[in-house]
Molecule: FMN riboswitch aptamer (RFN element)
Organism: soil metagenome
RNA sequence: CGGGACUCGGUGAAAAUCCGAACCGGCGGUGAUCCGGGCAGUGUGCCCGGUAAGCCCGCGACCCGGUCACUUCCAGUGGCCGGUGGACCUGGUGAGACUCCAGGGCCGACGGUGACAGUCCGGAUGGGAG
Numbered sequence: 001c002g003g004g005a006c007u008c009g010g011u012g013a014a015a016a017u018c019c020g021a022a023c024c025g026g027c028g029g030u031g032a033u034c035c036g037g038g039c040a041g042u043g044u045g046c047c048c049g050g051u052a053a054g055c056c057c058g059c060g061a062c063c064c065g066g067u068c069a070c071u072u073c074c075a076g077u078g079g080c081c082g083g084u085g086g087a088c089c090u091g092g093u094g095a096g097a098c099u100c101c102a103g104g105g106c107c108g109a110c111g112g113u114g115a116c117a118g119u120c121c122g123g124a125u126g127g128g129a130g
Base pairs, nucleotide, nucleotide: 001130007021008020009019010018022119023118024108025107026059027058028057029056034050035049036048037047038046039045040044054106055105063083064082065081066080067079068078069077070076088104089103090102091101092100110122111121112120
């Protein structure tokens, strides 16, 4: 240093929360796209660097538990340890793809709210993978 996104319409007393369309996608890994460079030489191959996944693997935030400290107790806060933790198919190319191309889908902590929230407000001027 380190997270993005409600625009239009409908219903309604009331909705940025519902409905129809719209919009957004943290970190590491993998990776056949693509870009640049190099070597060899015409078969194109090999090497280096960059780049490429929300739904493949893992991590983080949120939440829960244990333990220790502040401290004698409750509560609270913090350190450490552990747990929980969302979502993808079909077709194409190919030796090989859940990563490329095409199409159609799906997912998104907790608390709040005139009405149910990935997008508003709040914990948070916080924490955090890195």